This is a predicted structure of a 105-nucleotide RNA (THF (Tetrahydrofolate) riboswitch aptamer) from a bovine gut metagenome.
Model confidence (mean pLDDT): 76 of 100.
């Protein structure tokens, strides 16, 4: 001087789920904690868990059945959708924050 690896995070697809009586997801402010290539250190960067704040989303159809004079209405089961939704699986991508050592040529 070049260069390889890791946790993870990001997309598409499939699968079983939760909600659609609004949880979750997403912002923000606080408190705790973990993790971050082989080894050591480590953030204003990440990640969980948790308190508070503001904002906020889409239902339809069928059967069956309550009830009624009929309708409206209720309930359950199926199913189409719908959520910046859970979780798992396979590809694809991106990939130590940033410092010293190593490892390869």
């Nucleotide at each position: 001087c070049a260069g390889a690896g890791u946790a993870g995070g990001a997309g598409a697809c499939u699968g079983u789920g939760c909600g659609u009586g609004a949880a979750g997801u997403g912002u923000c402010c606080g408190c705790a904690g973990g993790a971050c290539g082989g080894g050591g250190a480590g953030u204003u960067g990440u990640c969980u868990g948790u308190g508070g704040a503001a904002c906020g989303a889409a239902a339809g159809g069928u059967g069956c059945u309550g009830a009624u004079g009929g309708u409206a209405c209720g309930g359950c089961a199926c199913u189409u959708g719908c959520g910046g939704u859970a979780c798992a699986g396979u590809c694809u991508u991106c990939g130590c924050a940033u410092c010293c050592c190593g490892c390869u040529g």